[in-house]
RNAcentral holds the sequence, with entries from ENA. A computed fold for a 354-nucleotide RNA from an Anaerolineales bacterium, annotated as Bacterial RNase P class A. NCBI's taxonomy places the organism under Bacteria, Bacillati, Chloroflexota, Anaerolineae, Anaerolineales. It matches the Rfam family "Bacterial RNase P class A". From the family's description: Ribonuclease P (RNase P) is a ubiquitous endoribonuclease, found in archaea, bacteria and eukarya as well as chloroplasts and mitochondria. By type it is a ribozyme. It is recorded under the gene name rnpB. The coordinates come from a structure-prediction model, not an experiment, and the mean pLDDT is 78. The model forms 94% of the base pairs in the Rfam consensus.
RNA sequence: CAAGCUGGCUGCGCGAUCGCGUCUGGGGCCACGGCCUCAGCCGAGGAAAGUCCGCGCUCCGGAGAGCACGGCGCCGGGUAACACCCGGAGCGGGGCGACCCGCUGGAACAGGGCCACAGAGAAGCGUAUUGCCGCACGCAAGUGCGGCGAGGGUGAAACGGUGUGGUAAGAGCACACCGGCGUCCGUUGUAAGACGGGCGGCCAGGUAUCCCCCGCCGGGAGCAAGGCCAAGCAGAGACGAGGCGCGGCUCGCGCCGUUCGAGUCUCGGGUAGGCUGCUAGACCCGGCCAGCAAUGUCCGGGCGAGAGAGAUGAUCGCCUAAAACAGAACGCGGCUUACGGGCCGGCUUGGACA
Numbered sequence: 001c002a003a004g005c006u007g008g009c010u011g012c013g014c015g016a017u018c019g020c021g022u023c024u025g026g027g028g029c030c031a032c033g034g035c036c037u038c039a040g041c042c043g044a045g046g047a048a049a050g051u052c053c054g055c056g057c058u059c060c061g062g063a064g065a066g067c068a069c070g071g072c073g074c075c076g077g078g079u080a081a082c083a084c085c086c087g088g089a090g091c092g093g094g095g096c097g098a099c100c101c102g103c104u105g106g107a108a109c110a111g112g113g114c115c116a117c118a119g120a121g122a123a124g125c126g127u128a129u130u131g132c133c134g135c136a137c138g139c140a141a142g143u144g145c146g147g148c149g150a151g152g153g154u155g156a157a158a159c160g161g162u163g164u165g166g167u168a169a170g171a172g173c174a175c176a177c178c179g180g181c182g183u184c185c186g187u188u189g190u191a192a193g194a195c196g197g198g199c200g201g202c203c204a205g206g207u208a209u210c211c212c213c214c215g216c217c218g219g220g221a222g223c224a225a226g227g228c229c230a231a232g233c234a235g236a237g238a239c240g241a242g243g244c245g246c247g248g249c250u251c252g253c254g255c256c257g258u259u260c261g262a263g264u265c266u267c268g269g270g271u272a273g274g275c276u277g278c279u280a281g282a283c284c285c286g287g288c289c290a291g292c293a294a295u296g297u298c299c300g301g302g303c304g305a306g307a308g309a310g311a312u313g314a315u316c317g318c319c320u321a322a323a324a325c326a327g328a329a330c331g332c333g334g335c336u337u338a339c340g341g342g343c344c345g346g347c348u349u350g351g352a353c354a
Base pairs, nucleotide, nucleotide: 001350002349003348004347005346006345007344008343009342010341013318014317015316016315017314018313020043021042023040024039025038026037027036028035029034045325049336050335052334053333054332055331056330057222058221059220060219069218070217071216072215073214074088075087076086077085078084089104090103091102092101093100094099105213106212111211112210113207114206115205129152130151131148132147133146134145135144136143137142160178161177162176163175164174165173179203180202181200182199183198184197185196186195187194188193226276227275228274229273235267236266237265238264239263242256243255244254245253246252283302284301285300286299287298289296290295
């Protein structure tokens, strides 16, 4: 210099004018419910999204234990918790490499199921199509009985591999080496595990993302949760002979009542409606320390939307440019998905030069 790999940060500037919302303060109006106006502070996101996990909070349910059902599943750590994060292990795959992707309890001897097609046979101490060998018969081709599990053939997979011995022919039948499995031990690691050794011919197929078994976890519904206040109508109780209208008073008239009770007061539940839950929190920023890291303790500082038909927009100017995905509705931690650009670090391969 070129081509790559990987980790992280950021999600955006400044100024002016106009406009919108909550709150605070001033002023005005009011039918006392609010409304108008001025000033000030603040006013979406890294994903506010999908609603897939884990929680807080609220109400309902619940003696205790177990079963059923569901979820999770290598090991260690982190966390309020998780299916998340960090570090590590084993196996498989891709790349020259940096690195990336996938899988993970039961080493499927607790038990059951399944294994297409082909093939004689697909897991049973199972198989005999071709074949090898022995005996009998036959001139022969061959046939019958018995032994065999080596060679051919089928298949994704055929009951370890190579060699020697052995045998009628063969075979872990025996032996040597290799591989697997089981078991015992040593060193090492917190552990998963790694490395090494002894013994046993034990030679066992795959699948647990089929049931199952083991361990751990799990009550249900959700802010339209829930709480408070409470017109009107209806109800209950008490009092009760009057009450209301005709603009103030008297008369008068009208209506509703005095057994079917007008009207007044009280009470409980509670509709409309209002208030609350509602935003200061597993919070944010900076620093020290511990730790490989995730993260945590401590110290200092900060307050960053809270509406209720639902506010955050528009125009202009300046820098090359101000954009993409996208809009809060109880909150928090994750995951996933969408996205224009900018910045910083670590590493690999190749080339050139010193």